Model confidence (mean pLDDT): 81 of 100. A computed fold for a 74-nucleotide RNA from Candidatus Iainarchaeum sp., annotated as transfer RNA.
[in-house]
RNA sequence: GGCCCCGUGGUGUAGCCUGGAUAGCAUAGUAGCUUGCGGAGCUGCUGACCGGGGUUCAAAUCCCCGCGGGGUCG
Numbered sequence: 001g002g003c004c005c006c007g008u009g010g011u012g013u014a015g016c017c018u019g020g021a022u023a024g025c026a027u028a029g030u031a032g033c034u035u036g037c038g039g040a041g042c043u044g045c046u047g048a049c050c051g052g053g054g055u056u057c058a059a060a061u062c063c064c065c066g067c068g069g070g071g072u073c074g
Stems, first nucleotide, its partner, number of pairs: 001073007010027004020057001028046006050066005
């Protein structure tokens, strides 16, 4: 340098192919209930689409250019 894969809350992941609902689930944090205290359990809350541009009525999703990580070939 060529090609391929990946990037979503603090962490792990679904959704992407086939565009449309308040971006789901688990865990973590936090508040409450419960308990003699704690834990467990239950309920509420907090928090995310790598950056920019394009297409579209509408983009996490499609297209382009970058950035970062991994793999492979020379």
Notes:
NCBI's taxonomy places the organism under Archaea, Nanobdellati, Candidatus Iainarchaeota, Candidatus Iainarchaeales, Candidatus Iainarchaeum. Rfam family: tRNA.